SAM riboswitch aptamer (S box leader) from a soil metagenome, 114 nucleotides, folded computationally. Model confidence (mean pLDDT): 82 of 100. The sequence is in RNAcentral, with records from MGnify.
[in-house]
RNA sequence: UCUUAUCCAGAUGGGCGGAGGGAUCGGCCCCGUGAAGCCCGGCAACCGGGUCUGAGGCGUAAAAACCCAGGCCGGCGGUGCCAAAUCCGGCAGGCGAAAGCCUGAAAGAUGAGA
Numbered sequence: 001u002c003u004u005a006u007c008c009a010g011a012u013g014g015g016c017g018g019a020g021g022g023a024u025c026g027g028c029c030c031c032g033u034g035a036a037g038c039c040c041g042g043c044a045a046c047c048g049g050g051u052c053u054g055a056g057g058c059g060u061a062a063a064a065a066c067c068c069a070g071g072c073c074g075g076c077g078g079u080g081c082c083a084a085a086u087c088c089g090g091c092a093g094g095c096g097a098a099a100g101c102c103u104g105a106a107a108g109a110u111g112a113g114a
Base pairs, nucleotide, nucleotide: 001114002113003112004111005110006109007108013040014039015038016037020030021029022028024090025089026088027087041082042081043080046078047077048076049073050072051071052070053069054068056067057066086107091104092103093102094101095100
């Protein structure tokens, strides 16, 4: 960089630290009643793992193993995450007198694959 799945759930908190943080722009927020970062802790279950099911595949005398699909378990390994929906919007379309609302993109984040 490309492909693909997901992004309205969840994560009380403690120690160190000491001024920023929420990607970007606009807005709106969080923050010395302690930001970022690091460590502990926690959450979740994408991949690996375990297990069950399949009048699925492959295979066989029949099976098993293996592959695939689905359900479940666990938190051992690889990641990720722990204010607000990805905090909201930015582009396009629809509705509306307006305020605004809805849908879809784009961009971004994370996993897996290339």